The prediction has a mean pLDDT of 84. Transfer RNA from a marine sediment metagenome, 71 nucleotides, folded computationally.
[in-house]
RNA sequence: GGGCUCGUAGUUCAGUGGUAGAAUACGCCCUUGGCUGGGGUGUGGCCCGGGUUCGAAUCCCGGCGAGUCCA
Repeated sequence: GGGCUCGUAGUUCAGUGGUAGAAUACGCCCUUGGCUGGGGUGUGGCCCGGGUUCGAAUCCCGGCGAGUCCA
């Protein structure tokens, strides 16, 4: 320098055009004499810019970053 894959919650991952979810972590409440555990509830996110579309996390282009292969 080139090819491919990827970028979503603090973390690990779903979601492939129509309300952004789960697990875990964190706050609060219940349960206990207390801790652990269990139950309930809440906070919190689509890497950046542009385009297509009535509508984009999703499709297209560029940039940035990570992984991998080739030179």
Its Rfam family is "tRNA". Its family is annotated with triplet codon-amino acid adaptor activity in the Gene Ontology.